[in-house]
Context: one part of a larger RNA
RNA sequence: GUAGGCGACUUAUAGGCAGUGGCAUAGUUAAGGGAACCCACCGGAGCUGUAGUGAUAGCGAGUCUUCAUAGGGCAAUUGUCACUGCUUAUGGAUCCGAACCUGGGUAAUCUAUCCAUGACCAGGAUGAAGCUUUGGUGAAACUAAGUGGAGGUUCAAACCGACUGAUGUUGAAGAAUUAGCGAAAGAGUUGUGGUUAGCGGUGAAAUGACACUCUAACCCAGAGCUUAUUGGUUCUCCCCGAAAUGCGUUGAGGCAUAGCAAUUGACUGGACAUCUAAAGGUAAAGGGCUGUUUCGAUACGGGCCGCGAGACCGGUACCAAAUCGAGGCAAACUUUGAAUACUAAAUAUGUCCUAAAAAUAAUAGGGGUCAAGGUCAGCCAGUGGGAUGAUAGGGGAUAAGCUUCAUCGUCGAAAGGGAAAUAGCCCAGAUCACCAGCUAAGGCCCCUAAAUGAUUGCUCAGUGAUAAAGGAGGUAAGGGUGCAGAGACAGCCAGGAGGUUUGGCUCGAAGCAUCCACCCUUGAAAGAGUGCAUAAUAGCUCAUUGAUGAAGUGCUCUUACGCUGAAGAUGAACAGGGCUACAGAAUCUACCAAAGUUGUGGGAUGUAAAAAUGCAUCAUUGGGGGAGCGUUGCGCCUAGAGGGAAGCACCCACGCGAGUAGUGAUAGACGAAGCGGAAGCGAAAAUGUCAAC
Numbered sequence: 001g002u003a004g005g006c007g008a009c010u011u012a013u014a015g016g017c018a019g020u021g022g023c024a025u026a027g028u029u030a031a032g033g034g035a036a037c038c039c040a041c042c043g044g045a046g047c048u049g050u051a052g053u054g055a056u057a058g059c060g061a062g063u064c065u066u067c068a069u070a071g072g073g074c075a076a077u078u079g080u081c082a083c084u085g086c087u088u089a090u091g092g093a094u095c096c097g098a099a100c101c102u103g104g105g106u107a108a109u110c111u112a113u114c115c116a117u118g119a120c121c122a123g124g125a126u127g128a129a130g131c132u133u134u135g136g137u138g139a140a141a142c143u144a145a146g147u148g149g150a151g152g153u154u155c156a157a158a159c160c161g162a163c164u165g166a167u168g169u170u171g172a173a174g175a176a177u178u179a180g181c182g183a184a185a186g187a188g189u190u191g192u193g194g195u196u197a198g199c200g201g202u203g204a205a206a207u208g209a210c211a212c213u214c215u216a217a218c219c220c221a222g223a224g225c226u227u228a229u230u231g232g233u234u235c236u237c238c239c240c241g242a243a244a245u246g247c248g249u250u251g252a253g254g255c256a257u258a259g260c261a262a263u264u265g266a267c268u269g270g271a272c273a274u275c276u277a278a279a280g281g282u283a284a285a286g287g288g289c290u291g292u293u294u295c296g297a298u299a300c301g302g303g304c305c306g307c308g309a310g311a312c313c314g315g316u317a318c319c320a321a322a323u324c325g326a327g328g329c330a331a332a333c334u335u336u337g338a339a340u341a342c343u344a345a346a347u348a349u350g351u352c353c354u355a356a357a358a359a360u361a362a363u364a365g366g367g368g369u370c371a372a373g374g375u376c377a378g379c380c381a382g383u384g385g386g387a388u389g390a391u392a393g394g395g396g397a398u399a400a401g402c403u404u405c406a407u408c409g410u411c412g413a414a415a416g417g418g419a420a421a422u423a424g425c426c427c428a429g430a431u432c433a434c435c436a437g438c439u440a441a442g443g444c445c446c447c448u449a450a451a452u453g454a455u456u457g458c459u460c461a462g463u464g465a466u467a468a469a470g471g472a473g474g475u476a477a478g479g480g481u482g483c484a485g486a487g488a489c490a491g492c493c494a495g496g497a498g499g500u501u502u503g504g505c506u507c508g509a510a511g512c513a514u515c516c517a518c519c520c521u522u523g524a525a526a527g528a529g530u531g532c533a534u535a536a537u538a539g540c541u542c543a544u545u546g547a548u549g550a551a552g553u554g555c556u557c558u559u560a561c562g563c564u565g566a567a568g569a570u571g572a573a574c575a576g577g578g579c580u581a582c583a584g585a586a587u588c589u590a591c592c593a594a595a596g597u598u599g600u601g602g603g604a605u606g607u608a609a610a611a612a613u614g615c616a617u618c619a620u621u622g623g624g625g626g627a628g629c630g631u632u633g634c635g636c637c638u639a640g641a642g643g644g645a646a647g648c649a650c651c652c653a654c655g656c657g658a659g660u661a662g663u664g665a666u667a668g669a670c671g672a673a674g675c676g677g678a679a680g681c682g683a684a685a686a687u688g689u690c691a692a693c
Base pairs, nucleotide, nucleotide: 001693002692004690005689006688011091012090013089014088015087016086017085018084019083020082021081022080023079026048027047028046032042033041052059053058062074063073064072065071094232095231097229101222102221103220104219105218106217112196114194115193116192117191118190119189120188121186123155124154125153126151130147131146132145133144135142160182161181163180164179165178166177167176198214200210202208207216235628236627237626238625239624240623245258246257248255249254259383260382263378264377265376266375267374268373273347274346276344277343284336285334286333290330291329292328293327294326295325296324297323301319302318303316304315305314306313349371350370352368353366354365355363386411387410388409389408390407391406393404394403395402416427417426418425431602432601433600434599436598437597438596442592443591445577446576451589453588454587455586456585464579470564471563474561475560476559477558478557479556480555481554482553483552491548493546494545495544497521498520499519503515527542531540532539603618604617605616606615607614629682631679632678634676635675636674640670647666648664649663651662653660654659
């Protein structure tokens, strides 16, 4: 790993509720007895009920409180005994799983220290003390050479250790191999025997080691410890169907209670809709109030300056109360003030039958049936980690797939269609069948079902098919206002002068460094000069004027669609092909398209026994309720069976299904069906468990 077997809501005693049954002239026995056992039977002690209330005495359909009932509390009634089911309590209490704690024992053949008694350490190097001799001395010290063989000395094997790399890592090995490495006469290594024991011993100390076990060994027992925790929890069909919130909690992944689910019963009748009415102080708005804020006018007061001996007085491009005018702002401002929401009342229910006729349509009246809301009570669950979208807010940066409230939706627990794919978006809620119809969102060139549809304009950017401020003779449309056949706008031809080089300044300054002034004349027109230029002139040009030619031409505002702004790492954000519409905008008509809806047929549930008809209903996690299938014993009844039981197996039939018949050329000896009753009663999961392969 595979297939198979085993594997988890049990049981006892009490309480509550429901159902069923017995008795009700209230019910019922417990222990015990019961001539084999179990019953029957006996046994009335006891329990419940028949009256409550009060702390007690007590009183009593009442009683208690109290001076008082004035008020108020409780009561003014009620079966009981079994069985079955659900549930609660106590027990291991649905099953498996701790780390621990306590008690009693067993371990020092491993290892730590110690004790007793033994064993072992190749070969080199160095050369302490001492000694001998030489020199030396009065004698020494000292000196030199030899001798000598010290040392937790040195090099290096055995032995002991374990610093590094590689290999190995389902190993050759539950710690090794290999290449190097440390120490190697010592605090050395080692054999044998012995000592110290777990609330402990031992430790050159690492929480190390104490038999592959050590921040407290191992074995057995308490013990099925406990676990608010994780995992698992076995057949079918039908009906209903949540929560992730409040409050409290040594509470936050738990629990209690309320809320929301199921089921049973009682009561009530208008949920939704329409209309009416009431209260309000939100959005908006406003600035009268409370605050805040900009400018202006006036200006108390102050600052600064001047004058004066001083008081004063004067000035001020400074600050500025208050008042007035104009204009803003506010969750904790309001002289105003919605929509929703909330509350209350009123009105009308829908379907079907009948009236109702040969048919169609409308509608008084009448009749029942079904569907729809709520309250209360009994019993009994899960939930109390929520997620996201929209709206109104707080926090944050008007950041977050952020966080926290409120209202609604969806997911959660919802499949189907659309959004390429995509829990929470859009459409829409799947009882079953159909190679039938109609629609929703969304689509209709191909992929790909349906328009290469119609009308009107727009876009040239592949915009469509990602983004801002800003920028631009993009294109289209509309408005305002100039100039224009007395000739505009643009181009081309010609002029653009004189006083004058104005005056000042300057080395120079002549239209054109700079300052002041900016006149006059000729003229169709020409500035004491718009720009370039020169050292200064010169030169080019402009304003302005004429001619030519000819019909529109400037400025500005608004709208629509485009352009630019626009940089990322393999080539890649229309899903793709591709498209100039197969893009965008507006209008219109077809069509396609879902598990929606209709049609046809079948099933189930509700409609107070059942049935028929009608109507309505039938997504579903946690959870509740109902009805069934099967397994193994047992009782009753008793079939069948070598002329083939159980088992096993293909095919086929029936049943919504769990399953059940039939059949077999298999198998070879037991064993149904029906009606009851009882459980060691159903496996795909638990890193389940057992043996097998």
Predicted 3D model of a 693-nucleotide part of an RNA (large-subunit ribosomal RNA, domain II) from Ziziphus jujuba. It matches the Rfam family "Bacterial large subunit ribosomal RNA". Its family is annotated with structural constituent of ribosome and ribosome in the Gene Ontology. The RNAcentral record of the full RNA draws on SILVA.